[in-house]
Predicted 3D model of a 73-nucleotide RNA (transfer RNA) from a Nanobdellota archaeon.
RNA sequence: GGGCUCAUAGUCUAGCGGUUAUGACACCACGUUGACGUCGUGGAGGUCGGGAGUUCGAAUCUCCCUGAGCCCA
Numbered sequence: 001g002g003g004c005u006c007a008u009a010g011u012c013u014a015g016c017g018g019u020u021a022u023g024a025c026a027c028c029a030c031g032u033u034g035a036c037g038u039c040g041u042g043g044a045g046g047u048c049g050g051g052a053g054u055u056c057g058a059a060u061c062u063c064c065c066u067g068a069g070c071c072c073a
Stems, first nucleotide, its partner, number of pairs: 001072007010025003018056001027043005049065005
């Protein structure tokens, strides 16, 4: 220098262009316990790496940039 894959909550993760973005762990509250833990119920936490474009509508498609990984030279 060229090519490919990836970026979604604190961590991991699902998500045909269309209803309010999914689940687990962690966190908080309540119940249970003498207490802790386990277990059960509920809750908070995302504007999907940044920008632009296409579209009636974009996490999803296109382009640029940033970052991570792999391959070629």

Its Rfam family is "tRNA". By type it is a transfer RNA. Rfam links the family to the GO term triplet codon-amino acid adaptor activity. Its mean pLDDT, the model's own confidence on a scale to 100, is 83. The source organism's lineage runs through Archaea, Nanobdellati and Nanobdellota.